[in-house]
Background: Predicted 3D model of a 597-nucleotide part of an RNA (large-subunit ribosomal RNA, domain I) from Syntrophus sp. PtaU1.Bin005. It was read from a public genome assembly. Lineage of the source: Bacteria > Thermodesulfobacteriota > Syntrophales > Syntrophaceae > Syntrophus.
Context: one part of a larger RNA
RNA sequence: AGCACAAGGUGGAUGCCUUGGCACCAGGAGGCGAUGAAAGACGUGGUUAGCUGCGAUAAGCCUUGGGGAGCCGCUAAACAGGCUUUGAUCCAGGGAUCUCUGAAUGGGGCAACCCGGUCCGUGUCAUGACGGAUCAUCUGUUGCUGAAUACAUAGGCAACAGAGGCGAACGAAGGGAACUGAAACAUCUAAGUACCUUUAGGAAAAGAAAGCAACAGCGAUUCCCUCAGUAGUGGCGAGCGAAAGGGGAACAGCCUAAACCGGAUAUGCGUGAUAGCCCGCAAGCGUUGCAUAUCCGGGGUUGUCGGGGCUUUAUCAGAGAGGAUUGCGGUCCUUUCGGAAAGUUACAAAUUUUAUUUAUAGCUGAAUCCGCUGGAAAGCGGGACCGCAGAAGGUGAUAGUCCUGUAAGCGAAAUAAAUAAAACUUUCUGGAUAAAGUUCCCAAGUACUGCGGGACACGUGAAAUCCUGCAGGAAUCCAGGAGGACCAUCUUCUAAGGCUAAAUACUACCUGGUGACCGAUAGUGAACAAGUACCGUGAGGGAAAGGUGAAAAGUACUCCGGGAGGAGAGUGAAAUAGUACCUGAAACCGUGUGCUU
Numbered sequence: 001a002g003c004a005c006a007a008g009g010u011g012g013a014u015g016c017c018u019u020g021g022c023a024c025c026a027g028g029a030g031g032c033g034a035u036g037a038a039a040g041a042c043g044u045g046g047u048u049a050g051c052u053g054c055g056a057u058a059a060g061c062c063u064u065g066g067g068g069a070g071c072c073g074c075u076a077a078a079c080a081g082g083c084u085u086u087g088a089u090c091c092a093g094g095g096a097u098c099u100c101u102g103a104a105u106g107g108g109g110c111a112a113c114c115c116g117g118u119c120c121g122u123g124u125c126a127u128g129a130c131g132g133a134u135c136a137u138c139u140g141u142u143g144c145u146g147a148a149u150a151c152a153u154a155g156g157c158a159a160c161a162g163a164g165g166c167g168a169a170c171g172a173a174g175g176g177a178a179c180u181g182a183a184a185c186a187u188c189u190a191a192g193u194a195c196c197u198u199u200a201g202g203a204a205a206a207g208a209a210a211g212c213a214a215c216a217g218c219g220a221u222u223c224c225c226u227c228a229g230u231a232g233u234g235g236c237g238a239g240c241g242a243a244a245g246g247g248g249a250a251c252a253g254c255c256u257a258a259a260c261c262g263g264a265u266a267u268g269c270g271u272g273a274u275a276g277c278c279c280g281c282a283a284g285c286g287u288u289g290c291a292u293a294u295c296c297g298g299g300g301u302u303g304u305c306g307g308g309g310c311u312u313u314a315u316c317a318g319a320g321a322g323g324a325u326u327g328c329g330g331u332c333c334u335u336u337c338g339g340a341a342a343g344u345u346a347c348a349a350a351u352u353u354u355a356u357u358u359a360u361a362g363c364u365g366a367a368u369c370c371g372c373u374g375g376a377a378a379g380c381g382g383g384a385c386c387g388c389a390g391a392a393g394g395u396g397a398u399a400g401u402c403c404u405g406u407a408a409g410c411g412a413a414a415u416a417a418a419u420a421a422a423a424c425u426u427u428c429u430g431g432a433u434a435a436a437g438u439u440c441c442c443a444a445g446u447a448c449u450g451c452g453g454g455a456c457a458c459g460u461g462a463a464a465u466c467c468u469g470c471a472g473g474a475a476u477c478c479a480g481g482a483g484g485a486c487c488a489u490c491u492u493c494u495a496a497g498g499c500u501a502a503a504u505a506c507u508a509c510c511u512g513g514u515g516a517c518c519g520a521u522a523g524u525g526a527a528c529a530a531g532u533a534c535c536g537u538g539a540g541g542g543a544a545a546g547g548u549g550a551a552a553a554g555u556a557c558u559c560c561g562g563g564a565g566g567a568g569a570g571u572g573a574a575a576u577a578g579u580a581c582c583u584g585a586a587a588c589c590g591u592g593u594g595c596u597u
Stems, first nucleotide, its partner, number of pairs: 001596006008589002015582001016547002020518002022515007029507002031166002039101003042055003046079002049075003061095006070083003106115003116135007137163009170201001171199005181188001185235001211218002222249005232240002253499003256443001260298010276285002278330006303477001306441011318337007338429006351423010362410003368383005384401002386390001392404003448472008458484001479494005534541002554581001557568004
């Protein structure tokens, strides 16, 4: 020096564990904010570094409930001092306080800072100072003022109401790539994706046929399965890719505009008694009336076409009061009572009370003993018991009967939600139905056409349909659109106004649950002071790091050593469990013994 063996050191793999993650399910909630949010800065404890809580009333104050013996949060023990059966700590509901920054909003500013105005108060001889309140902008409404410029308008001021900012995904709308694929690449694809912007809701959007269909019919929208990788489209390449129909989920329908009637306002016309004043007769009035425009009320809302007005006919339908210039008769309008109906998710709209249920604290809750091993019994042996409870977790090893619980049952002063009823509100009765005739209206720079684009599975194609930039430009029911060029027949629907629950999408957040999900190089980046330490001017990047033991019982005392660290002693079941702590692999390092050279 090599090899072998042994006992070690180093190291932290492996095994076991889990406080933490991941995914999903069900329910809730789906927002917070000028009554100042989210996010922070700085403070705040007797001693206080970090975390947590809180805000100069500062690990807290008041109150209403729960609970019942200890308590003064965690790392993290201690000292000092307190509180508590006159009910503390703790849990829940409501309230008070809530520095400074931040939309930040009195002005400014390099966020957490600086400097003000007005009113009231404190203080001063007085000024300075201090305390409280208030003072941003925009939009809408109303009012007051008010230029050039007469009326007016712009502008100014005030009051009231609203907005502003943040937030994970889901929604709608406006913009909108490229890598890539086509084995290159340009049409095409990726893809209306990523991303940007605006903006909303608990969902959003869509939605009650100018729809589909095909000679048979269906009957708003949305979502799922299918139809079907079909019909199509496509440098007919790569690719893209329906719909009707069928089966389900869920179901809900409505309101305007116009014609016509009435009222108000403005403008114009008109006359001295004519057109007018509900009808008939008589009297009377007349700035009444007519036309246009705007607003309001009534009316009206449909596709075998429908509605309004007038006339006629038939049927049915409470009472009272007032009015339409006056009297009578009729007719009409308004209102009260009675009767009937409906309702706050659309079809009008607000609130209160009561009851029930639920949520936000909680409460009751069955049944086991002995022996053995052991440090410890829940193990083993024997004998019992409960069970609407043998889910689970803990307890010194593996517990139905030890603890927390579990099954089952019970519970709210306060706040909130849902449901029901009542109050309440609205509607009808006050006109309706049917038939005939007549005329008016039925959403206009719209439909449609041409040119240029876009969306439709559909790339201009034979290209319908939908949207639209430019130009032109209809009709009103004997009308108009559609049925994939176009025409006819036929069928079907009624555009150019609006509202509408559910079935659908998502989960930052709360509660409960589940896992052929992970188990510390895994699972979140983060099981630990983690978005921390650290890096970067900054945007930003971003770790490592879990385990003594049942219990600290964490080694009193002695000795060696300056200490570190050890040797005894002691604790403990164990100390080769000694806080560098469970197990403790390998590389690596020496030590001892044997063999070889």